Transfer RNA from a Pseudomonadota bacterium, 73 nucleotides, folded computationally.
RNA sequence: GCACCGCUAGCUCAACAGGCAGAGCAUCGGAUUCUUAAUCCGAGGGUUCCGGGUUCGACUCCCGGGCGGUGCA
Numbered sequence: 001g002c003a004c005c006g007c008u009a010g011c012u013c014a015a016c017a018g019g020c021a022g023a024g025c026a027u028c029g030g031a032u033u034c035u036u037a038a039u040c041c042g043a044g045g046g047u048u049c050c051g052g053g054u055u056c057g058a059c060u061c062c063c064g065g066g067c068g069g070u071g072c073a
Stems, first nucleotide, its partner, number of pairs: 001072007010025004019056001027043005049065005
């Protein structure tokens, strides 16, 4: 330099032939317990990497850029 893959909650990841953004863990509150742990119930937390475009509608499609990974040179 070229090609491909990835980027979504604090962390690990879902969600897709375009139609309400979710789970587990963590955090916070409560129940249970003599206390702690474990278990159970609930809550908060997101400009879906950035900028444009297409569309009634974009995490999803197109273009450009950034960061990370793999391969080739």
Taxonomically the source falls in Pseudomonadota (Bacteria, Pseudomonadati). Rfam family: tRNA. It is annotated as a transfer RNA.